[in-house]
C1' cells in the first nucleotide's frame, strides 16, 4: 500500500525551538508573524485492542489504562445520487453512497 469490519454531532492545552504556511484533494469558508504547520517536553481526553471481572465461548455491561489514537471549527461545509420543500436553471432539509481518518483483523 490492497482487502474486510467497526466508529466518526461528544471530549481534551501549556511551555520551549523554528519561522510561513496550514485545515487530505477541488471549490468555499476559516486558522495564522498577537507566530500557524512541524519537532521536543509536560499535561489532558477517550476507551478501539489487550488485561481483569459480572457468567457459562459468544453478545452485553463494568473496572483498568499496557498498545494505539486524539486535544480549532460535525470528518469545518459541499463534491455523487435519491426523496421532499421553496415565486426556483438555483437554494434548503433528510437519507444513502463516495472519499478520508482511527482502531482491529487478514495474505
Nucleotide at each position: 500500500g490492497a482487502c474486510u469490519c467497526a466508529u466518526c454531532g461528544a471530549g481534551a492545552c501549556c511551555g520551549g525551538c523554528u519561522g510561513a504556511g496550514g485545515g487530505a484533494c477541488a471549490g468555499g469558508c476559516c486558522c495564522u508573524u498577537g507566530g500557524a504547520c512541524g519537532c521536543c517536553g509536560g499535561g489532558g481526553c477517550a476507551a478501539c485492542c489487550a488485561g481483569c471481572g459480572g457468567u457459562a465461548c459468544a453478545c452485553c455491561c463494568g473496572c483498568c489504562a499496557g498498545g494505539u489514537g486524539c486535544c480549532a471549527a460535525u470528518u469545518c461545509c459541499u463534491g455523487c445520487g435519491a426523496u421532499g420543500g421553496c415565486g426556483a436553471u438555483g437554494c434548503c432539509a433528510u437519507c444513502g453512497a463516495c472519499a478520508g481518518a482511527u482502531g482491529a483483523g487478514c495474505a
A computed fold for a 107-nucleotide RNA from Rehaibacterium terrae, annotated as SAM riboswitch aptamer (S box leader).